[in-house]
Glycine riboswitch aptamer, 97 nucleotides, folded computationally.
């Protein structure tokens, strides 16, 4: 000094799905308010499989407990903003030499 599983950041750049410009009132020039009917699944948030651990003689119990799988609570359903994720960036890293 090279590579380097892998981790983290959200500071910077870059892609980024889905589903109502839905229907009644109200205000009024905003893009908000109050209500309805439909749907989304990719901010957040709940749940739960194998494993683990505790009780039971056993059936099972209880706790832990992941996800792009589930719910649909919150968010959303023209752009626009968000926006899980990737990639670049930067910053550490087991190891290998």
């Nucleotide at each position: 000094a090279u590579g380097g599983a892998u981790c983290g950041c959200a500071c910077u750049c870059u892609g980024g799905a889905g589903a109502a410009g839905c229907c009644c009132g109200g205000a009024g020039c905003c893009g908000c308010c109050g209500g309805g009917u439909g749907c989304c699944g990719a901010a957040g948030g709940g749940g739960c499989a194998a494993g683990c651990g505790c009780c039971g003689c056993a059936a099972g119990g209880c706790g832990u407990c992941a996800a792009u799988c589930u719910c649909u609570c919150a968010g959303g359903c023209a752009a626009a903003a968000g926006g899980a994720c990737a990639g670049a960036g930067c910053g550490g890293a087991a190891c290998a030499c």
Annotation:
Its mean pLDDT, the model's own confidence on a scale to 100, is 76.